[in-house]
RNA sequence: GCGGGUAUAGCUCAAUGGCAGAGUCACUGGCUUCCACCCAGAAGACGAAGGUUCGAUUCCUUCUAUCCGCU
Numbered sequence: 001g002c003g004g005g006u007a008u009a010g011c012u013c014a015a016u017g018g019c020a021g022a023g024u025c026a027c028u029g030g031c032u033u034c035c036a037c038c039c040a041g042a043a044g045a046c047g048a049a050g051g052u053u054c055g056a057u058u059c060c061u062u063c064u065a066u067c068c069g070c071u
Base pairs, nucleotide, nucleotide: 001070002069003068004067005066006065007064010024011023012022013021018054027041028040029039030038047063048062049061050060051059
């Protein structure tokens, strides 16, 4: 220098154009003499910028970060 993959919650992962979900961590309440376990609740995210579309996490372009390969 070229090609390809990945980017969603603190962490690990879903969601193939129509309400952004789960597990776990942390938090609050219950339970308990207290802690842990257990039960309930609430909070929390689409890497950035454009484009297409009535509508984009999803399709297209560029950029950023990271991983793999080639030279």